[in-house]
RNA sequence: GGGCUCGUAGCUCAGUCAGGUGGAGCAACUGGCUCUUAACCAGUAGGUCGCGGGUUCAAAUCCCGUCGAGCCCA
Numbered sequence: 001g002g003g004c005u006c007g008u009a010g011c012u013c014a015g016u017c018a019g020g021u022g023g024a025g026c027a028a029c030u031g032g033c034u035c036u037u038a039a040c041c042a043g044u045a046g047g048u049c050g051c052g053g054g055u056u057c058a059a060a061u062c063c064c065g066u067c068g069a070g071c072c073c074a
């Protein structure tokens, strides 16, 4: 220098192929239960979907550029 994969909640990851209300588990917080804690049950909060631009009525998703991580080639 070139190619491929990945980047989504504090953490681990779905969702992308085939555009249509941004999700799950764990963690956190509140309440219930309990003599208390844990466990269990119910609920709440938490997001620039790496960043910028384009297409579209509508983009995490399609297109272009770019940054970062990993792998391969030179």
Base pairs, nucleotide, nucleotide: 001073002072003071004070005069006068007067010026011025012024013023020057028044029043030042031041032040050066051065052064053063054062